Lysine riboswitch aptamer, 172 nucleotides, folded computationally. The sequence was found by an Rfam model in a public genome assembly.

[in-house]
RNA sequence: AUAGCGGAUAGAGGCGCGGAGCUCAUGCGUACCGGGGGACAAGGCCAGGCAGCCGUCCCCAGGGAGAGGGUGCUCCGCCGAAGGUUGAGCGGUCUGCCUGGGCCGCGAGAUCUGGGCCGCCGGGAGAACAUCCCGCGGACUGUCACGACUGUAGUGGAGCGCUAUCCAGACU
Numbered sequence: 001a002u003a004g005c006g007g008a009u010a011g012a013g014g015c016g017c018g019g020a021g022c023u024c025a026u027g028c029g030u031a032c033c034g035g036g037g038g039a040c041a042a043g044g045c046c047a048g049g050c051a052g053c054c055g056u057c058c059c060c061a062g063g064g065a066g067a068g069g070g071u072g073c074u075c076c077g078c079c080g081a082a083g084g085u086u087g088a089g090c091g092g093u094c095u096g097c098c099u100g101g102g103c104c105g106c107g108a109g110a111u112c113u114g115g116g117c118c119g120c121c122g123g124g125a126g127a128a129c130a131u132c133c134c135g136c137g138g139a140c141u142g143u144c145a146c147g148a149c150u151g152u153a154g155u156g157g158a159g160c161g162c163u164a165u166c167c168a169g170a171c172u
Base pairs, nucleotide, nucleotide: 003172004171005169006167007166008165009164010163011162014079016078017077018076019075020074021073022072024070032063033062035060036059037058038057039056040055043054044053045052046100047099048098049097050096051095082113083112084111085110086109089106090105091104092103093102094101114141115140117138118137119136121135122134123133124132125131143157144156145155146154148152149151
C1' cells in the first nucleotide's frame, strides 16, 4: 500500500410496501326501533351456580343504521419496505358476582418470507364470485455465487442479502 474482518452513510428492485384524510358503491331494506296480530311458558338474557331483569319466536305494513373489507383521488412515511405463524403478559366486552367459554384490542420474545403477478388448485376469514391470509404450483423480475460456451443461456442461494462511498479502527 492492497485485500479480508468490523463500522458509518447513501442507494437499487416496481402494477414496489405501509399509513392517514376525503369520496363512492356494497353491507341492506339487514341489525335494530315503535305499531298491529298470532304462538309459546320447566320461556329468554353464551354454559353452570346464586341473584336480578324481563319475555322469546313468527307474520304484516312503517321507519331504518354502523363496523370490517372494497373503488377512486390527495397527502405522508419508506425499500424487512412490510406481511405471516406462535405468543408470556395486559385491557375491554357478552345483566351483577364466581368458574368456564367466546369475541375484540395492545403485545415483549421466538421464528418464516427478496419482490410483485397468475392458477374454473387446496384451506381459512368474510354478506360476497369483491378483498385479504396461508400452503402448493407456474412463469417473470431484481441480486449475488458457480461453472460453461462467446454474448447467449443454465444451476443454486437468500434481504442478518446486494451495490457505491467513507473510516483505517486494530487483528489476519